[in-house]
Record summary: A computed fold for a 93-nucleotide RNA from Dyadobacter luticola, annotated as TPP riboswitch aptamer (THI element).
RNA sequence: GAAUGGCUUUAGGGGUGUCCAAAAGGACUGAGAUUUAUACCCUUCGAACCUGAAACAGUUUACACUGUCGUAGGAAAAAGCGAACACAAGAUA
Numbered sequence: 001g002a003a004u005g006g007c008u009u010u011a012g013g014g015g016u017g018u019c020c021a022a023a024a025g026g027a028c029u030g031a032g033a034u035u036u037a038u039a040c041c042c043u044u045c046g047a048a049c050c051u052g053a054a055a056c057a058g059u060u061u062a063c064a065c066u067g068u069c070g071u072a073g074g075a076a077a078a079a080g081c082g083a084a085c086a087c088a089a090g091a092u093a
Base pairs, nucleotide, nucleotide: 004086005085006081007080008079009078010077011043012042013041014040016037017028018027019026020025049074050073051072055068056067057066058065
């Protein structure tokens, strides 16, 4: 000591599973499992989300519940503000 983390406005993208037991209802994980939610998350510095996948290893009553796959292939944006704090490319001693 930048950028970044953050905030505002508008626009856009996305998911909604498993089990009890068929419905109402309840339980598990999660930001979200109410598709009548504009709620939640994400928007190229893109793991929100999709394909691979009826995948593989582990766990569980069960399940993307956890991890690998994944430096794989796709995937939606613009403007403005930014004090403190955190972090920090770089610079100086």
It was read from a public genome assembly, where an Rfam model found it.